Context: one part of a larger RNA
């Protein structure tokens, strides 16, 4: 002066912030990741049409299944980590990239299955198992394919040692899907090339404390070939060499997410990383893949450990460091609220749907900033209260009293911005028209009533440091940041009058400058 503050006292009102710092301690409930019927096939239900009937068609609702994006974002939290984690600069001729913009070409023609579902069995549950038989944008050859890849050659250009770009040409290898629409067309689907941006890899610099850690190293250091990866590399393996690091601090302990930033200082430094914003890490605790452009995946999968639960004992099920909430722990941290209207995400032609992200509301003087608690007159300077030299002084224009004011509080009426997209309807298009959508909220705001009426305390007063008497006490009780006060006149204890600084606050502690 500053705080994510706590405690004590004492508390009117608003706006914005901001609220588990400690147990990365254990959770009951609830809700936080869907969606797509214009990718597809059946179930059940509605309504429609044909049929005598059995049945068939056509729309619509649902429902799971299969397929498609999405679930790697968003949230959370700081356990790990001193490391290319982070910041900052550079380099990749060593990479990858779904959806997205640009651009070139192509969507031929066929197969066999499988869930759903029927039908039978096992099981306490979880779930499984066998036959039938069925679509697809689901899966699989084939046919074609340039640049695309692998291979051989010719040219031209570059370069930092590896090599890279171009451009021709032998062989060879590799696609595709369709769906809505009366149609035009629209979304889609494949190859290739480029771009946005994203990620990944490597380097130089740069930021903690320890020498009462001095030596550390066996994939360890290089090579050479290989495996693996998108890619470079002991990243991994064969095998060879015997190197590497180090007082400019290796190695080992200790503590730690890191940054923009904060707070303090004139600065230079110090001190920290709560909120918000970038990056990294983790998701009961270890390990480990698989899907996939992308994870070794917080609400996915195995699997081992510890714990909770359920069992018909033979199995099973979970994983709040998402918002909320409970119990613990603590000096201490809030509602199991309300809506997708906004803005931003997912899917969908859209309509929409789903979003504890967000957007609001609740609790907390926790912090800042705002206003209130009246304004002006009013002396023979009242009462009472403290002092008193008893004269008198001070509380004091303070109160009373008189005039007025209406801000917050409280009553009543009216009542938003934040809404525009989207949707229909005209229109070739720009546009236009039209009918709607607000959680905050009947809230701000605005107008009117009424009426000082409801709204002040909290530290301290010996010096440093603004503010001084009197009783009470008697080295007792007791203060106290330092220096000190207190042992019968205490301005320093405790009370009372006054006074001095702050003010819906004020003191105290705690910790940083």
């Nucleotide at each position: 002066g500053a705080c994510g503050a706590a405690c004590g006292c004492u508390g009117g009102c608003g706006g914005c912030g901001u609220g588990c710092c400690u147990a990365a301690c254990a959770c009951a409930u609830g809700c936080a990741a869907g969606u797509c019927g214009a990718a597809c096939g059946g179930g059940a239900c509605u309504g429609g049409g044909g049929g005598c009937a059995a049945c068939u068609c056509c729309a619509g609702u649902u429902c799971a299944g299969u397929g498609g994006c999405g679930g790697a974002c968003g949230g959370g939290u700081g356990c790990g980590u001193a490391a290319c984690a982070c910041g900052u600069g550079a380099g990749g001729a060593a990479c990858a990239u779904g959806a997205c913009u640009u651009u070139c070409g192509g969507u031929g023609g066929g197969g066999g299955a499988u869930a759903g579902c029927c039908g039978g069995c096992c099981c306490a549950a979880c779930g499984g198992c066998c036959g039938g038989g069925u679509a697809a944008u689901a899966c699989c050859g084939c046919g074609u394919a340039c640049g695309a890849c692998c291979u051989g050659u010719c040219g031209g250009g570059g370069a930092c040692a590896u090599c890279c770009c171009c451009g021709g040409u032998u062989g060879g290898u590799g696609a595709a899907a369709g769906c809505a629409g009366c149609a035009a067309u629209g979304c889609g689907c494949c190859g290739a090339a480029a771009g946005a941006g994203u990620g990944c890899c490597u380097c130089g610099c740069g930021g903690c404390c320890u020498a009462u850690c001095a030596g550390c190293u066996a994939g360890u250091u290089g090579g050479u070939g290989g495996a693996g990866u998108a890619a470079u590399g002991g990243c991994c393996c064969a095998c060879c060499a015997a190197g590497g690091c180090g007082a400019c601090g290796a190695c080992g302990g200790g503590u730690a997410g890191c940054u923009g930033g904060u707070c303090u200082g004139a600065g230079a430094g110090g001190a920290u990383g709560g909120c918000c914003a970038g990056c990294c890490a983790c998701a009961u605790u270890g390990g480990g893949a698989c899907u996939g452009a992308g994870a070794c995946a917080c609400g996915g999968c195995c699997c081992a450990g510890a714990c909770u639960c359920c069992u018909a004992c033979g199995g099973g099920a979970g994983g709040c460091a998402g918002c909320a909430g409970u119990g613990g722990g603590g000096a201490a941290u809030a509602u199991u609220g309300c809506g997708c209207a906004a803005u931003g995400g997912g899917c969908g032609a859209a309509a929409g749907c789903c979003u504890g992200a967000c957007g609001c509301a609740g609790c907390g003087g926790c912090g800042c900033c705002g206003c209130g608690u009246g304004u002006g007159g009013g002396a023979u300077g009242a009462c009472g209260g403290c002092c008193u030299u008893c004269g008198g002084g001070u509380u004091g224009u303070a109160a009373a009293c008189c005039a007025c004011u209406g801000u917050c509080g409280g009553g009543a009426g009216g009542g938003a911005c934040g809404a525009a997209u989207g949707c229909g309807c005209c229109g070739c298009a720009a546009g236009g028209c039209g009918a709607g959508u607000g959680a905050c909220g009947g809230u701000a705001c605005c107008u009117c009533c009424a009426a000082a009426g409801g709204a002040a305390g909290c530290a301290c007063c010996g010096g440093c440091u603004a503010a001084c008497u009197c009783c009470g006490u008697g080295c007792c009780a007791g203060c106290a940041g330092c220096c000190g006060c207190g042992g019968u006149a205490a301005u320093a204890c405790g009370g009372a009058g006054g006074g001095u600084g702050c003010a819906a606050g004020c003191g105290u502690u705690g910790u940083c400058c």